Annotation
The prediction has a mean pLDDT of 81. The RNA shown here (transfer RNA) has 73 nucleotides and comes from Fibrobacter sp. UBA1765. NCBI's taxonomy places the organism under Bacteria, Fibrobacteria, Fibrobacterales, Fibrobacteraceae, Fibrobacter. Its Rfam family is "tRNA". From the family's description: Transfer RNA (tRNA) molecules are approximately 80 nucleotides in length.
RNA sequence: GCCUCCAUCGUCUAGUGGCCCAGGACUCGGGAUUUUCAUUCCCGCAACAGCGGUUCGAAACCGCUUGGAGGUA
Repeated sequence: GCCUCCAUCGUCUAGUGGCCCAGGACUCGGGAUUUUCAUUCCCGCAACAGCGGUUCGAAACCGCUUGGAGGUA
């Protein structure tokens, strides 16, 4: 240089065009329970790498960029 793959809450992840102004687990915050802690239960905070395009509608499809992983001479 070329080719392939990946990028979603603080962490791990679900999602294959509308049912999702994105769900779950752990963490964190608040509350209940408890003499206290732990456990358990309830509630809450928190994310689609960036830009553009296709489409009535994009986290999902296409292009470019950025970052990461692998392959190749």